[in-house]
Molecule: Bacterial RNase P class A
Organism: Sideroxydans lithotrophicus
RNA sequence: GAAGCUGGCUAGACAGUCGCUGCAUAGAACGUUUGUGCAGAGGAAAGUCCGGGCUCCACAGAGCGGGAUGCCGGCUAACGGCCGGACGCCGUGAGGCGAUGGAAAGUGCCACAGAGAACAGACCGCCGAUGGCUGCGCGAGCAGUACAGGCAAGGGUGAAACGGCGAGGUAAGAGCUCACCGCGGACGUGGCAACACGGACGGCACGGUAAACCCCAUCCGGAGCAAGACCAAAUAGGCUGGCCAUGACGUUGCUCGCGUCGCCAGCGGGUAGGUUGCUUGAGCGUAAGGUAACGAAACGCCUAGAGGAAUGACUGUCCACGACAGAACCCGGCUUACCGGCCAGCUUCACCU
Repeated sequence: GAAGCUGGCUAGACAGUCGCUGCAUAGAACGUUUGUGCAGAGGAAAGUCCGGGCUCCACAGAGCGGGAUGCCGGCUAACGGCCGGACGCCGUGAGGCGAUGGAAAGUGCCACAGAGAACAGACCGCCGAUGGCUGCGCGAGCAGUACAGGCAAGGGUGAAACGGCGAGGUAAGAGCUCACCGCGGACGUGGCAACACGGACGGCACGGUAAACCCCAUCCGGAGCAAGACCAAAUAGGCUGGCCAUGACGUUGCUCGCGUCGCCAGCGGGUAGGUUGCUUGAGCGUAAGGUAACGAAACGCCUAGAGGAAUGACUGUCCACGACAGAACCCGGCUUACCGGCCAGCUUCACCU
């Protein structure tokens, strides 16, 4: 210098004018309004995919069913998140990615191709030791054939062919034997563990698939701020008490009794409406400690709170000409979108000293 990897920060700047929301304060004509001051969107406010707080409802306890998660250790209020580690794959590397428990509990599946796809199999091929047949030889035997048979090295099919490779061995072959590699169950060493390493032993048994059923372990009650709480008209209806004609209607033709109808007061539910929940919080910073995520005590800081829903519009100057996008109960994550700019650490290559 070029090309990269990882992490973090930022998201036009300044000034003026006119508005909007909240809080404080002073005043007025006080259910409102005026002045002044201060504050006023994001890294994702988004998707609503996980986890929790909060609220209401349900709930003796246990089980079945269902769902989620799934290497190991840690962090956390909790998590499917984060940190550290192990293993596998990718990359020259910095690094990146991974639903990564169990296939020796059981069941299922493995298309096409292929001889054979899981107690496997012989299409091409290899062999001629053994038996048969033919020929030769007096004979032992030799030569041939490939009918019986032996084999699975090589070819071929496939995503996958029942350990790989080399040597010995053999008629040809074969863990048949041996070395190395792989695999297996023990053992030893290191590690909290996942796991790694080691030397013997075993002669290979145990293909793959659990994002197929399933098994194992852990966790999980439901609904959500339109949750919920408080105040509370008008109208209608409810309950209670009182008043009134001794009235009307009903009950039985009559009497009594009972019920309904009227007026007033009170009570309670509840609609409209209003208030609250509402932003001080598992908060942020410093910080003992910890590789890190995180983090006790202490000290410091304050950071929108609307409710048809504010956070805007215009003008001027400048520049590198400005992306994705906008709170709605709150918080921790994940995922997705995004013009650019800056910083730090690291890697590879080239050149110079």